[in-house]
This is a predicted structure of a 1537-nucleotide RNA (small-subunit ribosomal RNA) from a Verrucomicrobiales bacterium. The RNAcentral record of the sequence draws on ENA and SILVA.
RNA sequence: ACGGAGAGUUUGAUUCUGGCUCAGAACGAACGCUGGCGGCGUGGAUAAGACAUGCAAGUCGAACGGGAUCAUUGAGGUAGCAAUAUCGCGAUGGUCUAGUGGCGAACGGGUGCGUAACACGUGGAUACAUUCCGGAAAGCGGGGGAUAGCCCAGGGAAACUUGGAUUAAUACCGCAUGUGGUCGAAAGACUAAAGACGGGGACCGCAAGGCCUGGCACUUCGCGAUAAGCCCGCGGCCUAUCAGCUAGUUGGUGGGGUAACGGCCCACCAAGGCGAAGACGGGUAGCUGGUCUGAGAGGACGACCAGCCACACUGGAACUGAGACACGGUCCAGACACCUACGGGUGGCAGCAGUCGAGAAUUUUUCACAAUGGGCGAAAGCCUGAUGGAGCGACGCCGCGUGGGGGAUGAAUGGCUUCGGCCCGUAAACCCCUGUCAUCUGCGAGCAAUGCUGCGCGCUGAACACGUGCGCAGUUGAUAGUAGCAGAAGAGGAAGGAACGGCUAACUCUGUGCCAGCAGCCGCGGUAAUACAGAGGUUCCAAGCGUUGUUCGGAUUCACUGGGCGUAAAGGGUGCGUAGGCGGUCGGGUAAGUCUGAUGUGAAAGCUCCGGGCCCAACCCGGAAAUGUCAUCGGAUACUAUCCGGCUAGAGGGUUGGAGGGGGGACUGGAAUUCUCGGUGUAGCAGUGAAAUGCGUAGAUAUCGAGAGGAACACCCGUGGCGAAGGCAAGUCCCUGGAAAACUCCUGACGCUGAGGCACGAAAGCUAGGGGAGCAAACAGGAUUAGAUACCCUGGUAGUCCUAGCCCUAAACGGUGCACGUUUGCUGUGGGCGGAUUCGACCCCGUCCGUGGCGUAGCUAACGCGAUAAACGUGCCGCCUGGGAAGUACGGCCGCAAGGUUAAAACUCAAAGAAAUUGACGGGGGCCUGCACAAGCGGUGGAGUAUGUGGCUUAAUUCGAUGCAACGCGAAGAACCUUACCUGGCCUUGACAUGUGGGUGGUAGAAGGGUGAAAGCCUAACGAUCCCGCAAGGGAAGCCUACACAGGUGCUGCAUGGCUGUCGUCAGCUCGUGUCGUGAGAUGUUGGGUUAAGUCCCGCAACGAGCGCAACCCUCGCGUCCUGUUGCCACUUCCGCGCAAGCGGAAAGCACUCUGGACGGACUGCCUCGCUCAAACGGGGAGGAAGGUGGGGAUGACGUCAAGUCAGUAUGGCCCUUAUGGCCAGGGCUGCACACGUACUACAAUGCCCGGUACAAUGGGACGCAAGACCGUAAGGUGGAGCCAAUCCCUGAAAACCGGGCCCAGUUCAGAUUGUCGGCUGCAACUCGCCGGCAUGAAGCUGGAAUCGCUAGUAAUGGCGCAUCAGCUACGGCGCCGUGAAUACGUUCCCAGGCCUUGUACACACCGCCCGUCACAUCAUGAAAGCCGGCUGUACCCGAAGUCGCCCCUCAAAAGGUGCCGAAGGUAUGGCUGGUGAUUGGGAUGAAGUCGUAACAAGGUAGCCGUAGGGGAACCUGCGGCUGGAUCACCUCCUUU
Repeated sequence: ACGGAGAGUUUGAUUCUGGCUCAGAACGAACGCUGGCGGCGUGGAUAAGACAUGCAAGUCGAACGGGAUCAUUGAGGUAGCAAUAUCGCGAUGGUCUAGUGGCGAACGGGUGCGUAACACGUGGAUACAUUCCGGAAAGCGGGGGAUAGCCCAGGGAAACUUGGAUUAAUACCGCAUGUGGUCGAAAGACUAAAGACGGGGACCGCAAGGCCUGGCACUUCGCGAUAAGCCCGCGGCCUAUCAGCUAGUUGGUGGGGUAACGGCCCACCAAGGCGAAGACGGGUAGCUGGUCUGAGAGGACGACCAGCCACACUGGAACUGAGACACGGUCCAGACACCUACGGGUGGCAGCAGUCGAGAAUUUUUCACAAUGGGCGAAAGCCUGAUGGAGCGACGCCGCGUGGGGGAUGAAUGGCUUCGGCCCGUAAACCCCUGUCAUCUGCGAGCAAUGCUGCGCGCUGAACACGUGCGCAGUUGAUAGUAGCAGAAGAGGAAGGAACGGCUAACUCUGUGCCAGCAGCCGCGGUAAUACAGAGGUUCCAAGCGUUGUUCGGAUUCACUGGGCGUAAAGGGUGCGUAGGCGGUCGGGUAAGUCUGAUGUGAAAGCUCCGGGCCCAACCCGGAAAUGUCAUCGGAUACUAUCCGGCUAGAGGGUUGGAGGGGGGACUGGAAUUCUCGGUGUAGCAGUGAAAUGCGUAGAUAUCGAGAGGAACACCCGUGGCGAAGGCAAGUCCCUGGAAAACUCCUGACGCUGAGGCACGAAAGCUAGGGGAGCAAACAGGAUUAGAUACCCUGGUAGUCCUAGCCCUAAACGGUGCACGUUUGCUGUGGGCGGAUUCGACCCCGUCCGUGGCGUAGCUAACGCGAUAAACGUGCCGCCUGGGAAGUACGGCCGCAAGGUUAAAACUCAAAGAAAUUGACGGGGGCCUGCACAAGCGGUGGAGUAUGUGGCUUAAUUCGAUGCAACGCGAAGAACCUUACCUGGCCUUGACAUGUGGGUGGUAGAAGGGUGAAAGCCUAACGAUCCCGCAAGGGAAGCCUACACAGGUGCUGCAUGGCUGUCGUCAGCUCGUGUCGUGAGAUGUUGGGUUAAGUCCCGCAACGAGCGCAACCCUCGCGUCCUGUUGCCACUUCCGCGCAAGCGGAAAGCACUCUGGACGGACUGCCUCGCUCAAACGGGGAGGAAGGUGGGGAUGACGUCAAGUCAGUAUGGCCCUUAUGGCCAGGGCUGCACACGUACUACAAUGCCCGGUACAAUGGGACGCAAGACCGUAAGGUGGAGCCAAUCCCUGAAAACCGGGCCCAGUUCAGAUUGUCGGCUGCAACUCGCCGGCAUGAAGCUGGAAUCGCUAGUAAUGGCGCAUCAGCUACGGCGCCGUGAAUACGUUCCCAGGCCUUGUACACACCGCCCGUCACAUCAUGAAAGCCGGCUGUACCCGAAGUCGCCCCUCAAAAGGUGCCGAAGGUAUGGCUGGUGAUUGGGAUGAAGUCGUAACAAGGUAGCCGUAGGGGAACCUGCGGCUGGAUCACCUCCUUU
């Protein structure tokens, strides 16, 4: 000094892999909105489509003959008296000019079609020519014949053309000369030329002129320069689904041809040449300097500018020329267009402008040759759409401006608001300034020097002339009255665009309501949207801002720099081996690679640096530097290479003895199944979850004997052996491959890998022939099932086996290519060798090879791997680059077929995935708990009724609650009220609150009256209050009125608070610090025991803690103390009654009971046993009223269910406002074909009825409870003592018990329903209350499937009380007391829950996820009888122009004829490629379609791979294989001791 930034998105979360997307820069851009000025650039990228019009290449009269015209002049004609006018002719001079001639037209300008090539770049090389130009040498003599033009005649519409006559030249042709040049060995031969102009003294000539002179032109030759031609090395696109190509092809000889080499062309000869380092073919493309991007390496591009190439309507061809096969030339063919008299002609903007067309899209039919450059010319000059300028376009880059300073009542509008305020905001207004740009006025450039003219001075020259050089003067500007300068006036004329959910800087309101819309990705929108639309505000840029498109970047996402392949995509099924790549050790040579130096080259412009010019910048100028797989020469020799010579550590060979299911062939064997025959024997056998089909009285199964046949080889058998893999297992023999060890004898790098290639390659399958016992796809039958094309069963054919030949694929797996080297260990096992020991061996130790387990370092995303690496290195091969479409289509190759192999795209998605984590789940496992089951008792489900719900109905049947956890729930009281619903009648500041303004004393209020169903409306006697003040008066209240507002059981419980239910009184849920892990997370909380309990103990990388558990609280149970009325009455006394026992009452008393307070008591404390020798704890026991939480209650962790409630209250938002508010009457919430829940009463004899008779507790009572008494059969009534209650009342408890009746019956059971008569409450019992009496007397005889409660003072059963309440639908709810059981073996099963573990494709979490057919719609695509194009090959036909050859003719040339080649065209047949195509195949996507349930858990038959068959479909079955299978048991091994 230069220099590399990331983010979003897969998940509940995490790490990784991996794609998609964004932020940057750029552009010949386009589009949208907007737009003040200037400078410099830049502008047809598409249709190489077609073009009107004008211009873009001419010039030279000093090459030539004419012509026209002007001027001067000469002679003449005509008119005229003449001057003069006029006519033609001639001379001189000027100007213009068609033609001949010369030079130019091959440059300049345009475009990018073609071209994958020596086209281009770079570096070499030479066989070659080069007009004009420069230097050098020599020359320029003398002749000739024509021909345009012009004239005449003819043809044609025109374009044009034919014939005749005449004429010039720097046009053309001979002759001469030959410095030179060419050929040749030489001799020698051949070979040029042109003049025009200016000037001029002497001399010559009639004149022209000669002659001299000047520059120009001409000829020959040589050199240089310039600009070309040809050749070669190297370099730069895609495709192998293009693998073989080639006949002038490759070479030679000899010719031809060219400026020149050459198969460039021809004849002949030979048979070569090219190719995996990619020939040939196909696609695409002008190449380069450079441009853009990038840290770089790279990648993409090749506008403008510059170099080269190619092309000029399409195709072909030559001519001329120094140069062309020629953009504004020629000929031919074709297409197109135009003219035409129809005979024939004409044209070529990819020059500059311009037009049409197509397109998203690209400018003026401008000025000037003033400058620069070019052509011609002696020159003046002419020409020049090259060029210089201007115009148009914000197309780009750069610069400037749209004002500056002050200015707070922080104005107003607008926006937001918690209503206080805040923002816009010093922003504006207002005050003071400035004057850029634009506007106006005036002045006003540079680019200009040449040239020319004049003058002066040199040079040349005989010359003062001509020519030329220098100096001075004059003259020349398109841009342009522009730039610039000066002045004037006035803040005056000049700001927009996009964005604001994250990425990404920037936020609120309103509207909308999965609509309208947004969106680069993720994603927003279904009533509170910072994401849509509008607004305010903000942010970023700014005369621009955004969008779209494209390129590079980010992307280390093709990885050279700089990636990977066990499970994410990725190791070939295995070996042998060709090419290639790589290769041990020592010495020497060479110097190709490599390193280094020098030289040449690498155009300019550009980039970079330095300096300079426009006010700056952009832009421009000068200088430097830089740039290479370059070339040549020199040097170095470590490494690589190569050559030579050695070595033995790699590799191979040799010898020896061992191991082995290695391979092939032949032979042999026993067990078992099946079958056949025979014997015995009788009714079943077989099969399954259970069955059935099947077999069997024609004798099965069973059993004994004999026989037949095929296949497979039990035990041994072992994470044991062998093999490259597939794979290999009875025994014997024969043939045969490989590996290991020991010895260290031989060779001497002979090696490793291995694209293609070749060989092998399970099972299934195929062909042919055998064979066939068992098993068994298909098939048949039986079951199962909703179905069952399956799982199960009975049968059963291919096949399975052999021989021969194909096929060539597998989860062909260690999901791990081969080889070599290096790197701590422990421990099994197979084989060999050695040591020690022994008689020999085993055990033991060492070592090599193989095969396992665990682990160090290291690696890994993690899981895991870990000397058998997935560690550290090297070499070589194969393979990968998001998911799907798809290992599919098409094409090729292979196969008899099945099929294999190679292998895409359109389209579609934002993911697909790997590992691990936490949960949840499993028709996974283990442990444990619970009235969960079991064991019991009683119910429900059947009946009637009550009650709630659904449904139906209705004007309304108000609303909510809906599995458990809604349904006798909100509701602890619907006749009115309640009441929210319906119908009708009314009110409108309102039934209720607060505030403001105005009014009001006959005001507020109000008896009464009218109307009405009521509310309401109308009217109205009477008629006020408070405060201040002497009073007048004022104020308050009330009322009226107006306005703010009230009001809403209207909506949203999915906006909320609060409260509640539920899991669940289940034992759990967490935190701090530490530790482990990349991380999510883990640990703690797991483990061993134990408990009701995460209760406690022990252990432990954890140590502690919190919320829960337990305890503390209440109640019941025992005791002590206190208390003593309204409670109590044992003792004592008294009174009354009674024979007595005793009863009643009073006093006294507080002992007892009791009331209600305080204490005590229970803690595994004690003993014993068990448990790890422990502890916690458990079992038993003692004592005790109570024993292991003594019974019951209150108490509900973190959380779950968007659980419930806006109708209890509160509350955001929305909605209604003479109504969705308010009042009132009546109705409804009670409606009834039906269904369900919860209850009550029963069905009876353990019962019912009648009579008698005993014992409670909790509670309640003043708008109350109500005694005795009386009335009534009763409900109830009359009446009212007592009681504000331990006093009185409700209050007789009932079951039980005693006695009697009933006698199994729809009954003396049961009581529904109905009739009737009553009672009570209440304003009112019709809809729609309760109770009583009499009468009536339904269903029901113990309840299907199913289902509920309860483990002890419980269930069951009996009654009593209370709240709500006028009354009551209470049989409900909440309590109380009485009587008072049975059973629990146990945890297999159902349900729920807890802990640990396992699998997972689930995470909305199994009510999950998810597969395929079918149906519908859309899209892209394959096949397809064909059809239509494009490109191209081959063969043949025809054959223009033209070169070349030949013939003919001719003095010659031409013309003519002919031959080869030959464009276009035609015929035939192929190849490649594209479009289209009835129909058809699969694919993708789509809303909540249909059928099933294949996969994920053991997914309910483990799944998957290959193959074959079958089936609506997912799939099923057979055979072989894999673990990427859960679970249980066993075996082996490992770890620790």